The prediction has a mean pLDDT of 84. This is a predicted structure of an 88-nucleotide RNA (c-di-GMP-I riboswitch aptamer) from a Syntrophomonadaceae bacterium.

RNA sequence: AAAUGAAAAAGGCAAAACCAUUGAAAAAUGGUGACGCAAAGCUACAGGGGCUAAAGCGGGAUGACCGUUAUGCCAGCCAGUUGCCGGA
Numbered sequence: 001a002a003a004u005g006a007a008a009a010a011g012g013c014a015a016a017a018c019c020a021u022u023g024a025a026a027a028a029u030g031g032u033g034a035c036g037c038a039a040a041g042c043u044a045c046a047g048g049g050g051c052u053a054a055a056g057c058g059g060g061a062u063g064a065c066c067g068u069u070a071u072g073c074c075a076g077c078c079a080g081u082u083g084c085c086g087g088a
Stems, first nucleotide, its partner, number of pairs: 004086002012037002017032006035076001041081003047078002049074003056068004
């Protein structure tokens, strides 16, 4: 330095569920809580993928509702990027 994550140490994050708040929703934030995680740190038009569909557009009796669409989201899907410890 690189492959790599065996055994450790120091510390870290926190799924589902429930409660509260925000939101049209997806979801987010806080609390409780730990399923897990070596990047479960960061990055979301300008890589891929996924979720939602308020407004718009189309349909509908122009009502309910249905279709479509991201400008709304997801980094705990892949990816990009930075990085702790060990390095058997």
The sequence was found by an Rfam model in a public genome assembly.